This is a predicted structure of a 73-nucleotide RNA (transfer RNA) from a Nanobdellota archaeon. The coordinates come from a structure-prediction model, not an experiment, and the mean pLDDT is 81. Rfam family: tRNA. Its family is annotated with triplet codon-amino acid adaptor activity in the Gene Ontology. It was read from a public genome assembly. The organism belongs to Nanobdellota, within Archaea.
RNA sequence: GCCCCUGUAGUCUAGAGGCCAAGGACAGCGGCCUCUCGAGUCGCAGACCCGGGUUCAAAUCCCGGCAGGGGCA
Numbered sequence: 001g002c003c004c005c006u007g008u009a010g011u012c013u014a015g016a017g018g019c020c021a022a023g024g025a026c027a028g029c030g031g032c033c034u035c036u037c038g039a040g041u042c043g044c045a046g047a048c049c050c051g052g053g054u055u056c057a058a059a060u061c062c063c064g065g066c067a068g069g070g071g072c073a
Base pairs, nucleotide, nucleotide: 001072002071003070004069005068006067007066010026011025012024013023018056028044029043030042031041032040049065050064051063052062053061
């Protein structure tokens, strides 16, 4: 330098144009329970890497960028 793959809460992840309002688990915070802690249970907050494009509608498709991983040279 070229090619391929990946990027969603603090972490791991579901999603494959509308059904869904972005869901789950762990972690966090609060309530209940407990003599206390823990466990259990109920609830709360928290995310689509960035910029464009296509579309009535984009996390999802396309282009560029950035970051990570792999291959070739």